[in-house]
RNA sequence: GCGGGUAUAGUUCAGUUGGUAGAACACCUCCUUGCCAAGGAGAAGGUCGCGAGUUCGAGUCUCGCUGCCCGCU
Numbered sequence: 001g002c003g004g005g006u007a008u009a010g011u012u013c014a015g016u017u018g019g020u021a022g023a024a025c026a027c028c029u030c031c032u033u034g035c036c037a038a039g040g041a042g043a044a045g046g047u048c049g050c051g052a053g054u055u056c057g058a059g060u061c062u063c064g065c066u067g068c069c070c071g072c073u
Base pairs, nucleotide, nucleotide: 001072002071003070004069005068006067007066010025011024012023013022019056028042029041030040031039049065050064051063052062053061
């Protein structure tokens, strides 16, 4: 340099043919217990890597850029 994959909550990951962003764990509060652990209930937490385009509407489609991983030269 070329090709492919990937980027979504603190972490690991879903997200269907474009239609109001979710789960588990973790953190916080409460209940249960004499305390811890375990269990139960609730709350908080997101510019969907960045920028642009298409569209009434984009996490999803298109283009450019960036980081990471794999392969080729």